[in-house]
RNA sequence: GGGCCCGUAGCUCAGCCAGGUAGAGCGCCAGCCUCUUAAGCUGGGUGUCGCGAGUUCGAAUCUCGUCGGGCCCG
Numbered sequence: 001g002g003g004c005c006c007g008u009a010g011c012u013c014a015g016c017c018a019g020g021u022a023g024a025g026c027g028c029c030a031g032c033c034u035c036u037u038a039a040g041c042u043g044g045g046u047g048u049c050g051c052g053a054g055u056u057c058g059a060a061u062c063u064c065g066u067c068g069g070g071c072c073c074g
Stems, first nucleotide, its partner, number of pairs: 001073007010026004020057001028044005050066005
């Protein structure tokens, strides 16, 4: 220098191919229960979908650029 994969909630990841309300588990917070804690029950998503631009009525999803990580080739 070239190619491929990954980047989404605090963590681990789905969703992307085929555009249409951003989700799951765990964690966290509040309440209930309990002498207290844990467990259990109820409620709460807590987010610039790495960043920027383009296409579109509409982009996590398609296109281009770019940043970071991994693998391979040279």
Model confidence (mean pLDDT): 82 of 100. The RNA shown here (transfer RNA) has 74 nucleotides and comes from a Candidatus Woesearchaeota archaeon. Taxonomically the source falls in Candidatus Woesearchaeota (Archaea, Nanobdellati). It matches the Rfam family "tRNA". Rfam links the family to the GO term triplet codon-amino acid adaptor activity. The family's RNA type in Rfam is transfer RNA.